RNA sequence: UCCUUAUCAAGAGAGGUGGAGGGCACGGCCCUGUGAAGCCCGGCAACCAGUCCCAGCGAGGACACGGUGCCAAUGCCGGCCCCCCGACGAAUCGGGGGGAUCGAUAAGGC
Numbered sequence: 001u002c003c004u005u006a007u008c009a010a011g012a013g014a015g016g017u018g019g020a021g022g023g024c025a026c027g028g029c030c031c032u033g034u035g036a037a038g039c040c041c042g043g044c045a046a047c048c049a050g051u052c053c054c055a056g057c058g059a060g061g062a063c064a065c066g067g068u069g070c071c072a073a074u075g076c077c078g079g080c081c082c083c084c085c086g087a088c089g090a091a092u093c094g095g096g097g098g099g100a101u102c103g104a105u106a107a108g109g110c
Base pairs, nucleotide, nucleotide: 002109003108004107005106006105007104008103013041015040016039017038021031022030023029026078027077028076042071043070044069047067048066050063051062052061053060054058075102080099081098082097083096084095085094086093087092
C1' cells in the first nucleotide's frame, strides 16, 4: 500500500502550557483572542488482550491496571444514484428519506 469483517445519531474538563489557527482536498457552513493547533494532565468508550459472573454459555453480562482509539456540530453538510414533497409544464432549484462511493477506527490477512 492492498484485502476481509465490524462500527460510525450516544459519550468525554469552566485544568496547565501555548500563542493563530482549526474542522485532512474542493464547495459550503461553522469553531476560534470570551483564546485555534500542538504538548501535558484529565476524561470517554469498551474494538483487542486480561480477570470475573451465569440453571439457561450467548451476537450474554461485569470490571477497566494493559494495546489502540476518541473527547464542537451525524463521518458538520454537499458532490454520484433512487424515491417523496414543493416552486409554473420542462430544464433547474429548494426540502425530506434511502443507497453508493470515499473516509475514519478496531481486529485479522497478504
The prediction has a mean pLDDT of 82. A computed fold for a 110-nucleotide RNA from a Chloroflexota bacterium, annotated as SAM riboswitch aptamer (S box leader). The source organism's lineage runs through Bacteria, Bacillati and Chloroflexota. Its Rfam family is "SAM riboswitch aptamer (S box leader)". Gene Ontology term of the family: regulation of gene expression.